[in-house]
Molecule: c-di-GMP-I riboswitch aptamer
Organism: Anaerolineales bacterium UBA2395
């Protein structure tokens, strides 16, 4: 210098859940909290899973499956790009 495990510091992140505002919503911010997290750091790119509204079939009426729009979610998988330590 490199690889480096359940070692060990140090900084980080922050679910639920309260609480302010934002959004019709699924959420999102902020402030509080800590379940956990080595990518929980970034991108909505493919699937997934959520709302919302449209259409088409059924109908008794609402809704649901399918199918399209527009959205959420990266703390659901993937894939892409960066990357902190690091003893034996």
């Nucleotide at each position: 210098c490199g690889u480096g495990u359940u070692a060990a510091a140090a900084a980080g992140c922050a679910a639920a859940c309260c609480u302010g505002c934002c959004g019709c919503g699924a959420g999102g911010c902020g402030g509080g909290g800590a379940c956990g997290c080595a990518a929980a750091g970034u991108c909505a790119u493919g699937g997934g899973u959520c709302u919302u509204c449209c259409a088409u079939g059924c109908u008794g009426u609402g809704a649901u499956a399918c199918g399209g729009a527009a959205g959420a979610u990266u703390g659901c998988c993937a894939g892409a790009c960066c990357g902190c330590c690091g003893a034996a």